[in-house]
Molecule: FMN riboswitch aptamer (RFN element)
Organism: Candidatus Microgenomatota
RNA sequence: CUAUUCUUUCGGGGUUUAGUGUGUAAAUCACAAUCGGAAGUAAAAUCAGGUACCAUCUGGUACCUGAUGAACUCUUCGAGCUCGGUGAAAACUGGGCACGAGUAGGUGCAACUCCUACAGCGACCGUAAAGUCGGGAUAAAAGAAAGAAUGU
Numbered sequence: 001c002u003a004u005u006c007u008u009u010c011g012g013g014g015u016u017u018a019g020u021g022u023g024u025a026a027a028u029c030a031c032a033a034u035c036g037g038a039a040g041u042a043a044a045a046u047c048a049g050g051u052a053c054c055a056u057c058u059g060g061u062a063c064c065u066g067a068u069g070a071a072c073u074c075u076u077c078g079a080g081c082u083c084g085g086u087g088a089a090a091a092c093u094g095g096g097c098a099c100g101a102g103u104a105g106g107u108g109c110a111a112c113u114c115c116u117a118c119a120g121c122g123a124c125c126g127u128a129a130a131g132u133c134g135g136g137a138u139a140a141a142a143g144a145a146a147g148a149a150u151g152u
Stems, first nucleotide, its partner, number of pairs: 003150008015032001019031003033132002035122002037077004045068010072120002080097007102118005124135003
């Protein structure tokens, strides 16, 4: 440095003095408010160095390189339910359902990605119909970090 195995830790936000209205009843409806898991990718952004040009007192601009690093709606993955297969069990594994959502304009050589505008989405059970309340869940998990062993 790389690979395999193991261990430990971490690993989801949001309705305010429970907004305003309606109502017997709503944090569920309408209006308003508000939030965005993991990995990847990305022309955001920041910093450093180099080159060129301009300026002049140590700076500005452009380009290149490197580091950090940027997506709820671009790609993939994760949690729920269900039908199987293997297995004594633990567990592993295949199929199905749910579980989703982006356009327009601008800049530019180039935009899914930058800027602007407007829009959209969010499992199951409970309850006046829920992304935000209560619950399964002190769970599980995509994965992240650290350590150990073995091998090269």